[in-house]
RNA sequence: UCGCGCAAGGCGGGGAGAUAGCGGUGCCCUGUACCUGCAAUCCGCUACAGCAGGGCUGAUAUUCAUCCCCCGGAAGGCGUUUGUGGGGCCUGGAACCGGCAAGGAACGCUGAUGAUUGGGUCCUGUGCAACCGAAAGCUGUGAACCAUGUCAGAUCCUGACGGAAGCAGCAUUAAGCAGUUCAUUCGGUGUGCCGCGGGGGAGCCUGAUCGGAGUUGCCUACCGGGAUUCCGUCCGGAAGCGUUCUUUCAAAGGAUGAAUGCGCGA
Numbered sequence: 001u002c003g004c005g006c007a008a009g010g011c012g013g014g015g016a017g018a019u020a021g022c023g024g025u026g027c028c029c030u031g032u033a034c035c036u037g038c039a040a041u042c043c044g045c046u047a048c049a050g051c052a053g054g055g056c057u058g059a060u061a062u063u064c065a066u067c068c069c070c071c072g073g074a075a076g077g078c079g080u081u082u083g084u085g086g087g088g089c090c091u092g093g094a095a096c097c098g099g100c101a102a103g104g105a106a107c108g109c110u111g112a113u114g115a116u117u118g119g120g121u122c123c124u125g126u127g128c129a130a131c132c133g134a135a136a137g138c139u140g141u142g143a144a145c146c147a148u149g150u151c152a153g154a155u156c157c158u159g160a161c162g163g164a165a166g167c168a169g170c171a172u173u174a175a176g177c178a179g180u181u182c183a184u185u186c187g188g189u190g191u192g193c194c195g196c197g198g199g200g201g202a203g204c205c206u207g208a209u210c211g212g213a214g215u216u217g218c219c220u221a222c223c224g225g226g227a228u229u230c231c232g233u234c235c236g237g238a239a240g241c242g243u244u245c246u247u248u249c250a251a252a253g254g255a256u257g258a259a260u261g262c263g264c265g266a
Stems, first nucleotide, its partner, number of pairs: 001266006009057003012030004020046005034054005062259007072249005077243006084236004090232001092231003096225004102220003105216003114210008122199006128192002130189006136181006147172004155164003
């Protein structure tokens, strides 16, 4: 150096999550890379940290170390958006209350505010009217018998004359029912541009008189107060999005270096 056999190793790796920890199943990244079974109210293991079974390859094709680059992820920070809890001793904006009368506006010598006085608004009594109801009057109707009068026929009493009760019919009437009247009486009323008496008189409306220049507080400005309804602001917490920020893990790729076995035979 070559051949045969063995056999370490290889036949993907990583992130988050989960776990005492490791690996896997599920998610994501990388990118192509044997098969079967197991597994999230999990599965298998224990620092040589998936297990079980099978297959292929097998010593420069592989392995390890360091560095570069960086897909992607994670944590934090920052920014932003949207909910949410709290603060009014945050009184900043809007809104609210009170004051003032500087500016605007309106009213005012065709008379403001004010003062005096009458009336109304209010309460009470009453009259009238309207409406409603009841009573009363009138009209009509109104009883198989148990209402009245007259009672045909029929019935009863009597020797007879005569008498008795009495249905239907006719007439009338009671209760009841219906209608009608205002010339009657009584009661009532969310009734009235109605009348009269009494009371009240704070405010408001209005008439008259006096008097003679202000009045209102609508808008702005200013002052004060309260509240937290809305917005803002401050404190806290949550979720979403972004990040040329920091830290960390890091696939694929690249560079350098190191290691690369055992047996037999030639």
Model confidence (mean pLDDT): 76 of 100. Predicted 3D model of a 266-nucleotide RNA (Bacterial large signal recognition particle RNA) from a Bacillota bacterium. It matches the Rfam family "Bacterial large signal recognition particle RNA". Rfam classes the family as a non-coding RNA gene. The sequence is in RNAcentral, with records from ENA. The organism belongs to Bacillota, within Bacteria. A source record names the gene ffs.